[in-house]
Context: one part of a larger RNA
This record gives sequence, structure tokens and C1' cells, in this order.
RNA sequence: CUCUCUCUAUGGAACUCAGCAAAAUAGCCUCGUAACUUCGGGAGAAGGGGUGCCUCUUCAAAUUACAAAGGGGGUCAUAGUGACCAGGCCCGAGCGACUGUUUACUAAAAACACAGGUCUCCGCAAAGUCGUAAGAUCAUGUAUGGGGGCUACCGGAAGGUCAAGGAAGCUGGUGACCUGAUGACAGGGGAGCCGGCGACCGAAGCCCCGGUGAACAGUGGUCGUAACUAUAAUGAUCCCAAGGUAGAAACAUUCCUUGUCGGGUAAGUUCCGACCCACACGAAAGACAUAAUGAUUUGGGCACUGUGUUGAAGAGAGGCUCG
Repeated sequence: CUCUCUCUAUGGAACUCAGCAAAAUAGCCUCGUAACUUCGGGAGAAGGGGUGCCUCUUCAAAUUACAAAGGGGGUCAUAGUGACCAGGCCCGAGCGACUGUUUACUAAAAACACAGGUCUCCGCAAAGUCGUAAGAUCAUGUAUGGGGGCUACCGGAAGGUCAAGGAAGCUGGUGACCUGAUGACAGGGGAGCCGGCGACCGAAGCCCCGGUGAACAGUGGUCGUAACUAUAAUGAUCCCAAGGUAGAAACAUUCCUUGUCGGGUAAGUUCCGACCCACACGAAAGACAUAAUGAUUUGGGCACUGUGUUGAAGAGAGGCUCG
């Protein structure tokens, strides 16, 4: 010096991102126990008192015995759950209702799940899933059942577009053969064969039409106006598919921003209560509220303490030095 412990004057969080760590609390009996609440809880709320040992004594019932409980008196200690064992508590806010689940080996959470709600598919040889298939699963279930909720889906059929394929027709090559006295050259050429184009026929889809928002999604601007001023219930105008309703709001969302006001502190970028001027909340990618709950996040307080002011001392183990 490192690790694991013990103790520490005065003060008691001044430490620090943060009371991290440590200290404190603690058993049993008894008194007492708030807001709020889904009436179950909250609650061991909080907060008090008692606790050792000795001795005497105790009724009742159905006897006795044991145990437990009660009453009187006494007595020791700083201390009687005498060691060990053995809840710290309170107030406020965010998020998630809850118990539960998760990244085996850096994340336990506000993430997942959940009961409930809703949409949608599926009539059983079900839909969905696995498999080339046989087959399996769903399910030895049957709509009070089963699957899915991801990057939307359903219906219509008049018109437009439109594939392979078919196809009247048009056309190119080749072509036995014919002609040029001969020829490897030139011209012609029925059928056949090989190609090209092709009016017309031709499904779904798409265009188109309609519906549907607990489908993907979206949910305005400008100018004026009231008898102080300010503001604008109100008016005008432009645009849109429609212009954000209720609720809530500097929020896990607010850039400007440490917004402004109030509270708490001697002093508060955090916290709580409001305001609304929302860069850029908002209603099942749910809005708001919420008792209980949480090894969750955040603010304040009591108790307590070596966290700190600021160190000191001690014990054990290791390191180091010397031998």
C1' cells in the first nucleotide's frame, strides 16, 4: 500500500451524478394508527409502553396433569428479544394497473405478457401452419370454438388498357421443275417446308365506380372589429377530403428555455402547483384519471451515521523491504 473488519471528539450529508457505501431499525405482548380507496386495502401505517430474576397466589368449568394467561410482593444492572437471530420510516411526482416474463455470460426496465375491449378470417375434409407428397397440427376441438391484427382490405362490372394462345389475311426464303445450245450464271416457279407481320377473339390485374377509419393515414392561412389600453365572443376572405373535438399540457413530447408566476431552500438548470405563447399533445401506434403494486425513475424530510470537513487508532490476510 491492497483486501476484510472494529472503534472514533465536535458537528451530522457540509460528500456525491445520486445518502453509493455504512450506520440506524428489528423478536414477542400491548395501546394506538391518517389521507386516500376499486371498501378488499392502505397497515407491521405512523407513534408510544412493556420485557430479567426471586417469591406468594389464582378461581371457574368436565376431573387430573401439562401448557398458557392473570394478580400481589421483592430484587440486581448503564443495559433484561442483555449474545446470535431479527422491518428504517414519512411526504410528493412520472411510467407500467397488478402477480408474472426477458437479453444463459455488460441492459430486469417505462420493454414483453396479462385479464378486458375491438376489428377481421374460418361451417369442419374449417381457416391458419408444417410438408414435394402421404400425412401432421389446429383438435379426439366445432363460432360461448379456432387463427390473425404485420408493409390495409372488400365489392362492382358499363367503358379504356391488357399475356400466352387462336386466327381470316398479307408477305419473305427455299423449292421438284421450266427457259436461256452448255454452265458453278440469269430469269420464272404450283404444291410442300421454314420464317415475318397480322384485322379480330382473349382472364385476372390496372385505370375506373362505390364502400370501409378500433384500415395506412390526415385533421389550415390572412385581414379587420368592443366607450382607456390590451384582447377579440364577432365579421370578411382564400384554400381543403376534412380543418384537432373532449381531456390534458415547457409533459419520457417545449427549440427559443434556467419560459413566467407561486411553493419549498440563506441560496433550487432538478422537484411540486399553476399559466398556455403546443418549434413539434390528443383520443384503441388510444386520451385523461387512478386505490393497490415496483430490486423502476425522480424531488423533499425524520432517524442515523467516517459519505465528507480530515483524518486518527486497532485486528486479521496479502503485497513490499530486510533476513
A computed fold for a 323-nucleotide part of an RNA from Capsicum baccatum, annotated as large-subunit ribosomal RNA, domain IV. The full RNA is in RNAcentral, with records from SILVA.